Predicted 3D model of a 75-nucleotide RNA (transfer RNA) from a Candidatus Methanomethylophilaceae archaeon. It was read from a public genome assembly. It matches the Rfam family "tRNA". The coordinates come from a structure-prediction model, not an experiment, and the mean pLDDT is 80.

RNA sequence: GGUCCCAUAGCUUAGCUUGGUUCGAGCGUCCGGCUGAUAACCGGAAGGUCUUGUGUUCAAAUCACAAUGGGACCA
Numbered sequence: 001g002g003u004c005c006c007a008u009a010g011c012u013u014a015g016c017u018u019g020g021u022u023c024g025a026g027c028g029u030c031c032g033g034c035u036g037a038u039a040a041c042c043g044g045a046a047g048g049u050c051u052u053g054u055g056u057u058c059a060a061a062u063c064a065c066a067a068u069g070g071g072a073c074c075a
Base pairs, nucleotide, nucleotide: 001074002073003072004071005070006069007068010027011026012025013024020058029045030044031043032042033041051067052066053065054064055063
C1' cells in the first nucleotide's frame, strides 16, 4: 500500500441479511425476601443518545458514504 471483518449496558453477547410499537439476555451492581449469619436460591430495580458524522426515508441499531479505533490476510 491492497482486500476483508468487527464496534450495542461495567463485562460477554442476541437483534442487522428482510428498516416499523418497548434495543433483549447472562454475569456483575443496588434493594427486598429467605437464614442465627454468610453463600446459594427467590422477587424487584437501575444501567444503552447501538463508535462518530453526513445522507436516504414518513420512519434508521438496521440501508449508503466518510471518519475513528481494533483485528485477519496479501504484498